[in-house]
Context: one part of a larger RNA
RNA sequence: UUGGGCGUAAAGAGUGCGUAGGUGGUUAUCUAAGCGUAAGGUUUAAGCGUGCAGCUCAACUGCAUCUCGCCUUGCGAACUGGACUACUUGAGUGCAGGAGGGGAAAGCGGAAUUCCUAGUGUAGCGGUGAAAUGCGUAGAUAUUAGGAGGAACACCAGCGGCGAAGGCGGCUUUCUGGACUGUAACUGACACUGAGGCACGAAAGCGUGGGGAGCAAACAGGAUUAGAUACCCUGGUAGUCCACGCCGUAAACGAUGAAUACUAGGUGUCAGGGAGCACAGCUCUUUGGUGCCGCCGCAAACGCAUUAAGUAUUCCACCUGGGGAGUACGUUCGCAAGAAUGAAACUC
Numbered sequence: 001u002u003g004g005g006c007g008u009a010a011a012g013a014g015u016g017c018g019u020a021g022g023u024g025g026u027u028a029u030c031u032a033a034g035c036g037u038a039a040g041g042u043u044u045a046a047g048c049g050u051g052c053a054g055c056u057c058a059a060c061u062g063c064a065u066c067u068c069g070c071c072u073u074g075c076g077a078a079c080u081g082g083a084c085u086a087c088u089u090g091a092g093u094g095c096a097g098g099a100g101g102g103g104a105a106a107g108c109g110g111a112a113u114u115c116c117u118a119g120u121g122u123a124g125c126g127g128u129g130a131a132a133u134g135c136g137u138a139g140a141u142a143u144u145a146g147g148a149g150g151a152a153c154a155c156c157a158g159c160g161g162c163g164a165a166g167g168c169g170g171c172u173u174u175c176u177g178g179a180c181u182g183u184a185a186c187u188g189a190c191a192c193u194g195a196g197g198c199a200c201g202a203a204a205g206c207g208u209g210g211g212g213a214g215c216a217a218a219c220a221g222g223a224u225u226a227g228a229u230a231c232c233c234u235g236g237u238a239g240u241c242c243a244c245g246c247c248g249u250a251a252a253c254g255a256u257g258a259a260u261a262c263u264a265g266g267u268g269u270c271a272g273g274g275a276g277c278a279c280a281g282c283u284c285u286u287u288g289g290u291g292c293c294g295c296c297g298c299a300a301a302c303g304c305a306u307u308a309a310g311u312a313u314u315c316c317a318c319c320u321g322g323g324g325a326g327u328a329c330g331u332u333c334g335c336a337a338g339a340a341u342g343a344a345a346c347u348c
Stems, first nucleotide, its partner, number of pairs: 004319002007302002012316001014200004021193003025087002029083003033080002035076008049065006090190001091187003094183004102176007109153001114148007124135002161168002205246006214240002219235004257315006265293013297304002321348003330341004
């Protein structure tokens, strides 16, 4: 490489948009590049293959023939391609609706923690398995009133919702993206995938300037212990928060790439539509999501099972024994931390 694979054995890129490329619905006509068929040309000699023959056989030798490929010409038109024509079911637009923690900005609210001021009040508080460090007669803890400031939004809350993923939850306003249902007015294949590329991307971390209540790496002290650079306790700085700019990684997980079609059912739930009835509702049905159970089939088993890991097609990413190693070197990116790409010797 081929073959075979990629939920858990090695393997789906963190996610999207999209360039080239690859692939692509129905219909008529034309074309004839692919395709098929026929003829011709070319295909040095030797060799190979097939057949026959000559050395007693064989090796060996001779004769005939074949060969893939390429070129030219004629014919064919089912399929693929090309040109043109038409269509509406794929895709998109319009119109009518309802749902939503989707995103951005501004404003507002209450509970709680902490701190400050004042009042009441007196000897403890706090903490633990037990203690101690710590706080407190300079009046703490507790309690009442007032104030300051920051961060997060109890209940509702739900295998519920929204988002491509990361993720999103107090309330109001403004701006704004997407999905869904119904209709069938419009376009008429405009589609799918997507190497490079571009954009987004938790937490931690970095730069500049703010902010800092609580929590809390590092650090300090007290315990525990044989020791205790820990688990427990008392403190506590970066950080956590905001603005702008970097970083670009996670068990970024459904450990399951995207799209389309098909293949028994049952039962919840969310957002809509339709029909019927004895109409606060119930029954039947339908589209889109989200769960559980379960045939066929698949699977090494576990399990998956119309939200497939089933049956098929298209396109992309990736895997090829363990360690060495996601290391070294080189390159690109980054302020740095580091990220991306990514071996070999050796060894089992």